[in-house]
RNA sequence: GACCGACAAAGGUAAACCUGUUGAAAAACAGGGGCGCAAAGCAAAGGGUCUAAAGCGGAACAACCGCCAAGACAGCCUGGCUACCGAA
Numbered sequence: 001g002a003c004c005g006a007c008a009a010a011g012g013u014a015a016a017c018c019u020g021u022u023g024a025a026a027a028a029c030a031g032g033g034g035c036g037c038a039a040a041g042c043a044a045a046g047g048g049u050c051u052a053a054a055g056c057g058g059a060a061c062a063a064c065c066g067c068c069a070a071g072a073c074a075g076c077c078u079g080g081c082u083a084c085c086g087a088a
Base pairs, nucleotide, nucleotide: 004086005085012037013036017032018031019030020029021028022027035075041081042080045078046077047076048073049072050071055067056066057065058064
């Protein structure tokens, strides 16, 4: 240095759920909480998943229904970038 990951040390992060804010929603952010995580740090490139506002189509110009990502998820997988500690 590359792998690797211990009943090690020091720290980190924070699922469900609750409250508030934003958003059409998915979801995000903040506080509480703590299921978990050795990259659960970063980043939507490929796959996947979620949503469907606008748009398009149907309907009656309505309610409503269908399609659709330019929206979202890195705590779904692959690939990319970076990083703390050091037993075997």